Predicted 3D model of a 472-nucleotide part of an RNA (small-subunit ribosomal RNA, 3' major domain) from an uncultured bacterium.
[in-house]
Context: one part of a larger RNA
RNA sequence: UGACGGGGACCCGCACAAGCAGCGGAGCAUGUUGUUUAAUUCGAAGCAACGCGAAAAACCUUACCAAGACUUGACAUUGGGUGCAUAUCUAAGAGAUUAGAGAAGUAAUAGCAAUAUUACACCUAAACAGAUGGUGCAUGGUUGUCGUCAGCUCGUGUCGUGAGAUGUUGGGUUAAGUCCCGCAACGAGCGCAACCCUUGCCUUUAGUUACCAGCAGUAAGAUGGGGACUCUAAAGGGACAGCCGUAGGUAAUACGGAGGAAGGUGGGGAUGACGUCUAAUCAUCAUGCCUCUUACGUCUUGGGCUACAAACGUGCUACAAUGGCUAUAACAAAGAGAUGCGAAUCGGUAACGAAGAGCCAACCUCAAAAAGAUAGUCUCAGUUCAGACUGUGGAUUGAAACUCAUCCACACGAAGACGGAGUUGCUAGUAAUCCCGAAUCAGCAUGUCGGGGUGAAUGCGUUCCCGGGUCU
Numbered sequence: 001u002g003a004c005g006g007g008g009a010c011c012c013g014c015a016c017a018a019g020c021a022g023c024g025g026a027g028c029a030u031g032u033u034g035u036u037u038a039a040u041u042c043g044a045a046g047c048a049a050c051g052c053g054a055a056a057a058a059c060c061u062u063a064c065c066a067a068g069a070c071u072u073g074a075c076a077u078u079g080g081g082u083g084c085a086u087a088u089c090u091a092a093g094a095g096a097u098u099a100g101a102g103a104a105g106u107a108a109u110a111g112c113a114a115u116a117u118u119a120c121a122c123c124u125a126a127a128c129a130g131a132u133g134g135u136g137c138a139u140g141g142u143u144g145u146c147g148u149c150a151g152c153u154c155g156u157g158u159c160g161u162g163a164g165a166u167g168u169u170g171g172g173u174u175a176a177g178u179c180c181c182g183c184a185a186c187g188a189g190c191g192c193a194a195c196c197c198u199u200g201c202c203u204u205u206a207g208u209u210a211c212c213a214g215c216a217g218u219a220a221g222a223u224g225g226g227g228a229c230u231c232u233a234a235a236g237g238g239a240c241a242g243c244c245g246u247a248g249g250u251a252a253u254a255c256g257g258a259g260g261a262a263g264g265u266g267g268g269g270a271u272g273a274c275g276u277c278u279a280a281u282c283a284u285c286a287u288g289c290c291u292c293u294u295a296c297g298u299c300u301u302g303g304g305c306u307a308c309a310a311a312c313g314u315g316c317u318a319c320a321a322u323g324g325c326u327a328u329a330a331c332a333a334a335g336a337g338a339u340g341c342g343a344a345u346c347g348g349u350a351a352c353g354a355a356g357a358g359c360c361a362a363c364c365u366c367a368a369a370a371a372g373a374u375a376g377u378c379u380c381a382g383u384u385c386a387g388a389c390u391g392u393g394g395a396u397u398g399a400a401a402c403u404c405a406u407c408c409a410c411a412c413g414a415a416g417a418c419g420g421a422g423u424u425g426c427u428a429g430u431a432a433u434c435c436c437g438a439a440u441c442a443g444c445a446u447g448u449c450g451g452g453g454u455g456a457a458u459g460c461g462u463u464c465c466c467g468g469g470u471c472u
Stems, first nucleotide, its partner, number of pairs: 007472007015462002019426005026317008034308002042053002064303007073128001077127002079124005088101005106119005130292002133290003139286002141281003144277001146275001151190006157166003170181003196269004201237007211226002215224002240263001243257005319419001323378006335366003340359002345354003385416001390411007432454007
């Protein structure tokens, strides 16, 4: 000077408390450990690993294993040579590949042409290629975390022999080292805030594919028409403690009020200081060094990553009547669409099939929103709850669904009676609950990332638990 203390003072945070819904018990999904295995590829490990890398493991992916093959190589550059190679067919093979046949016959540029250059393919030579092999404790880059916490420093000056101190401490105040006052300090930088995006109000401009008040008109904003409204999308305005009162030091600021769509950073996002964890990543990529070089490289077929005594994490579905089932008729937002989205109509109990209109989309399609409402039924049961598991028959994608896909119908109908110790999230359009979409993607979503619908309870307070900040 720091760090630490079951030392002190002050302050903050869903940290506790007050509440609501969960997890921990069941079944299943998914990740991990362990075990097993020819292989179950590798990494991630308290918070900050464990629905994580992986925004899609049947083949591919794929890095693993077995078997079969190759050795200048699957990929790059360079020398020499040839002008072939290839498509296609036949045979062998699990295929990679091997053997044979083999149409048209190299292409581009310059040139009348010869020819030259380049490209492409093959042969050959070695230099080399190659490595998801090792080291994240050799590294770059990127990322997590403390933490969106309010801190971290510098110049000059001053003090101290010096390490250092001061400033940055103190009195107030703030979400904030935010601001005010004081002070041997005076200034400055990185952070804070603001500038950016979005949402909430208004105005102007514009008016199609969106809209429809009045007029005509219709089955229908279809159509004529309109530019008001909604909406769209561009530019502006608007909030600043600006106004009033009180407190405060005529301060910073705080409390209350008015007006206002919005009030004290309006809500949300992006934005992450100096640094910490020898944090993570050599398997995104790059890269030093080491190692392999007829193999630790490359190709192929099949298998594995999907195993299963057990344990843990994260989820989904339930245990029901605030419910299940049936019928009728409502109301979104945000997205995606050409190797695409795919309508009407028809077939099928259905998955789906036929069909192929329209749409490069404010136009057409995906598309039915669901919870909710109304009516009926079930009447507290392991049930008309719950749906695991299993059987049979089908549908779809795809060369190919045995290992190992998804969906439909019928049958089957397990555990489960609200869950021990303990533990998680959340302070408002939040929790809870209900559907919708997208990325990845041939196919596959209970995951992830978005969207809207319905819509609470509680917050006395800071003694205590956890984490953090300031002074001592």